The RNA shown here (transfer RNA) has 72 nucleotides and comes from Candidatus Desantisbacteria bacterium CG1_02_38_46. RNAcentral records the identical sequence in 2 taxa. Taxonomically the source falls in Candidatus Desantisiibacteriota (Bacteria, Bacteria candidate phyla).
RNA sequence: GGCCCCAUGGUCUAGCGGUUAGGACAUCGCCCUUUCAAGGCGGUAGUAGGGGUUCAACUCCCCUUGGGGCCG
Numbered sequence: 001g002g003c004c005c006c007a008u009g010g011u012c013u014a015g016c017g018g019u020u021a022g023g024a025c026a027u028c029g030c031c032c033u034u035u036c037a038a039g040g041c042g043g044u045a046g047u048a049g050g051g052g053u054u055c056a057a058c059u060c061c062c063c064u065u066g067g068g069g070c071c072g
Base pairs, nucleotide, nucleotide: 001071002070003069004068005067006066007065010025011024012023013022018055027043028042029041030040031039048064049063050062051061052060
């Protein structure tokens, strides 16, 4: 330098172009308990950035950024 793959809460991850973006762990509050742990209920928190296509984009296209791999 060329090509390919990936990027979704703090972490791991699901998500036919149209559902309120779902789950687990973590965290916070309440219940339970003499207390802690476990358990139950609830809350907070997310689509890497920019542009395009479309009535509508996490999803499709382009560029950038970051990570990984292959080739030279």